Predicted 3D model of a 476-nucleotide part of an RNA (small-subunit ribosomal RNA, 3' major domain) from an uncultured bacterium. The RNAcentral record of the full RNA draws on ENA and SILVA.
[in-house]
Context: one part of a larger RNA
RNA sequence: UGACGGGGGCCCGCACAAGCGGUGGAGUAUGUGGUUUAAUUCGAUGAUACGCGAGAAACCUUACCUGGUCUUGACAUGUCUGGAACGUGCAAGAGAUUGUAUGGUGCCGCAGCAAUGCGGAAUCAGAGCACAAGUGGUGCAUGGUUGUCGUCAGCUCGUGUCGUGAGAUGUUGGGUUAAGUCCCGCAACGAGCGCAACCCUUGUUACUAGUUGCCAGCACGCAAUGGUGGGAACUCUAGUGAGACUGCCGGUGACAAACCGGAGGAAGGUGGGGAUGACGUCAAAUCAUCACGCCCCUUACGACCAGGGCCACACACGUACUACAAUGCCCAGUACAGCGAGCCGCGAAGCCGCGAGGCCGAGCUAAUCUCUUAAAACUGGGCCAAGUUCAGAUCGGAGAUUGCAAUUCAUCUCCGUGAAGUUGGAAUCGCUAGUAAACGCAAAUCAGCAUGUUGCGUUGAAUACGUUCUCGGGCC
Numbered sequence: 001u002g003a004c005g006g007g008g009g010c011c012c013g014c015a016c017a018a019g020c021g022g023u024g025g026a027g028u029a030u031g032u033g034g035u036u037u038a039a040u041u042c043g044a045u046g047a048u049a050c051g052c053g054a055g056a057a058a059c060c061u062u063a064c065c066u067g068g069u070c071u072u073g074a075c076a077u078g079u080c081u082g083g084a085a086c087g088u089g090c091a092a093g094a095g096a097u098u099g100u101a102u103g104g105u106g107c108c109g110c111a112g113c114a115a116u117g118c119g120g121a122a123u124c125a126g127a128g129c130a131c132a133a134g135u136g137g138u139g140c141a142u143g144g145u146u147g148u149c150g151u152c153a154g155c156u157c158g159u160g161u162c163g164u165g166a167g168a169u170g171u172u173g174g175g176u177u178a179a180g181u182c183c184c185g186c187a188a189c190g191a192g193c194g195c196a197a198c199c200c201u202u203g204u205u206a207c208u209a210g211u212u213g214c215c216a217g218c219a220c221g222c223a224a225u226g227g228u229g230g231g232a233a234c235u236c237u238a239g240u241g242a243g244a245c246u247g248c249c250g251g252u253g254a255c256a257a258a259c260c261g262g263a264g265g266a267a268g269g270u271g272g273g274g275a276u277g278a279c280g281u282c283a284a285a286u287c288a289u290c291a292c293g294c295c296c297c298u299u300a301c302g303a304c305c306a307g308g309g310c311c312a313c314a315c316a317c318g319u320a321c322u323a324c325a326a327u328g329c330c331c332a333g334u335a336c337a338g339c340g341a342g343c344c345g346c347g348a349a350g351c352c353g354c355g356a357g358g359c360c361g362a363g364c365u366a367a368u369c370u371c372u373u374a375a376a377a378c379u380g381g382g383c384c385a386a387g388u389u390c391a392g393a394u395c396g397g398a399g400a401u402u403g404c405a406a407u408u409c410a411u412c413u414c415c416g417u418g419a420a421g422u423u424g425g426a427a428u429c430g431c432u433a434g435u436a437a438a439c440g441c442a443a444a445u446c447a448g449c450a451u452g453u454u455g456c457g458u459u460g461a462a463u464a465c466g467u468u469c470u471c472g473g474g475c476c
Stems, first nucleotide, its partner, number of pairs: 008476006015467002019431005026322008034313002042053002064308007073131001077130002079127005086103007107120005134296001136295003142291002144286003147282001149280001154193006160169003173184003199274004204242007214231002218229003245268001248262005324424001328383006340371003345364002350359003390421001395416007437459007
């Protein structure tokens, strides 16, 4: 100077408390450990690993294993030789590959009447050598990127002053703030990185614009519909502005900063949300995104192929989904979104099928058409407390779709079957408002595959006395 203290003071945070809903018990999904295995590729491991890298493991992916193969190599550059490239058969083989037959002779330049010859570009094959190749090791050699403390309010510098010096001062103190925010004071005076603001979005409004969107008034038309003429008001779309600044009033305060209350206002004291992460900490994570030093491999630790594995299963843990029911389940009817995506695509209407789906294929490169009937909700009816008209695991059978291929190992449908489960021990998690909880929808990935992820809207609470205690953090 820091760090630490079951030392003190002050302050903050879903940290506790007050509440609401969960996890921990069940079944399943998924990740991990362990075990097993020829292989179950590798990494991530308290908080800060464990629905994580992976925003899609049947083949491919794929890095692993078994077997079959190659050795200038699957890929790059250079040298030499030959042939355009490229295409089509046949045979062997699991394929990689091997053998064989055949079509084809182009483009540019020079010479030449032409035939043709020579050279070149692109590309292919072969040869030897330089070399390629490595998801091999080291994240404790590194760059870059990332997590975390933490969106916490801190971290520093110049000059001056003080101290022999390490250092101190400034940055402490009195108030105040979400904030080292601001005010006052002060041997300090200034400044930088952070805070805040500038950025995006949402909430109000004016103007401009008016199609694919809109329809108040006028007219036409329909079983019905902005369907049509027309309109530019409204909604909306999307561009430019306005608006909020403690600006105004009262009170408190130190005549300050500021705080409390009020007015006006769509919005009030950072309006809500996002992006934004200081100096640094953890030799934190990543050599498997990529890059890179050193080491190692070079007929193999490189490369190709087929099949298998990453999907195993006495068990343990994490994260989710579905339930245990009546605020419910089933049946019928009926209503209301938003974000988005679409040409190798979204696919309407109609018809067939109980259904998954199929046939046909309108429209749409999209405010036009489609995905797209949102679901909880509401109305009516049934069930009557039961392992049930709850719950749906498991298993049998029959089908559909994608794909070269569905056995290991896809998804979905129908019929049958109908397991555990009656609210969960110790313990533990999230959340303060359009939030929690509940409900569905869309998208990325993607041939196919979502209980995951990222977004979107619909319905919509309870509670906060307070800071003694637990945890983390800041200042003295």